[in-house]
RNA sequence: UACCGAAAAAGGCAAACCCGACCGAAAGGCGGGUACGCAAAGCCACAGGUCUAAGGUCACAGGUACUUUCCUACUACAAGGUUCUCAAAGGUUUUCGGGUACCGUGUUGACUAUGACAGCUGGGUUGCCGGG
Numbered sequence: 001u002a003c004c005g006a007a008a009a010a011g012g013c014a015a016a017c018c019c020g021a022c023c024g025a026a027a028g029g030c031g032g033g034u035a036c037g038c039a040a041a042g043c044c045a046c047a048g049g050u051c052u053a054a055g056g057u058c059a060c061a062g063g064u065a066c067u068u069u070c071c072u073a074c075u076a077c078a079a080g081g082u083u084c085u086c087a088a089a090g091g092u093u094u095u096c097g098g099g100u101a102c103c104g105u106g107u108u109g110a111c112u113a114u115g116a117c118a119g120c121u122g123g124g125u126u127g128c129c130g131g132g
Stems, first nucleotide, its partner, number of pairs: 001132001003131003012038002017033004022029002036119001042125003046122003049117003055112005060106002062103007070091002079085001
C1' cells in the first nucleotide's frame, strides 16, 4: 500500500418483532430490549432504483349561481306561382337533460419530491486483523 480474505484473535454493527407520554402527513427516523445476518451492515443522497404524497395539478362526485332546453307554434307579419322556409313579446318549471363559472366541500381516483431508504446496486471516503 491500489489488491485479496473472514480461518483465527480483539472487537463492531443490528433485520424482523416488542415497548416509547419521542419526531413526522406518511414513508421513515430516534431511544430501549432482542438478533436475521453483515468484512465495512462505518460515513456521504453523486448516479440509477425503490418507498411515501403533506403541498400542488387534473379528473370524478356534491353544493351554489347563470344560461339553455319546454310552451306560445308544425303558428303570425313579410317574401313567394304552388309547396316550402319563417319568429318574437310573453309564460311554466327551477322536476329532468346540456353548457359555463365558483366552492376554506370530499373516508374518491390518477400524477408529481422539495420528503425518505447507505441492511437495493454502483460510486466517493475513512478504518481493525491476516495474507500477498
Model confidence (mean pLDDT): 76 of 100.
A computed fold for a 132-nucleotide RNA from an Actinomycetota bacterium, annotated as c-di-GMP-I riboswitch aptamer.
The source organism's lineage runs through Bacteria, Bacillati and Actinomycetota.
Of the family's consensus pairs, 95% are formed in the model.
Rfam family: c-di-GMP-I riboswitch aptamer. Rfam's curators write: GEMM was predicted in a large-scale screen for bacterial structured RNA regulatory elements. Gene Ontology term of the family: cyclic-di-GMP binding.
The sequence was found by an Rfam model in a public genome assembly.